[in-house]
RNA sequence: GCCUCGGUAGCUCAAAGAGUAGAGCAAUACCCUCGUAAGGUAUAGGUUAUGGGUUCAAUCCCCAUCCGAGGCU
Numbered sequence: 001g002c003c004u005c006g007g008u009a010g011c012u013c014a015a016a017g018a019g020u021a022g023a024g025c026a027a028u029a030c031c032c033u034c035g036u037a038a039g040g041u042a043u044a045g046g047u048u049a050u051g052g053g054u055u056c057a058a059u060c061c062c063c064a065u066c067c068g069a070g071g072c073u
Stems, first nucleotide, its partner, number of pairs: 001072007010025004019056001027043005049065005
């Protein structure tokens, strides 16, 4: 330098036929318990890497850039 894959909640990952962004763990509060763990209920937490474009509408499609992993030379 070129190719492929990836970047979404604090962490691990979904959601892709474009149509209100979710789960588990973690956090907070409460219930339960003599108490703790476990269990249950609820809450909070997201400019979907950044900037443009297409579209009535973009996590999803297109372009550029940044970051990470792997491969080729």
The RNA shown here (transfer RNA) has 73 nucleotides and comes from an archaeon.
Its mean pLDDT, the model's own confidence on a scale to 100, is 80.
The RNAcentral record of the sequence draws on ENA.
Rfam family: tRNA. Rfam classes the family as a transfer RNA.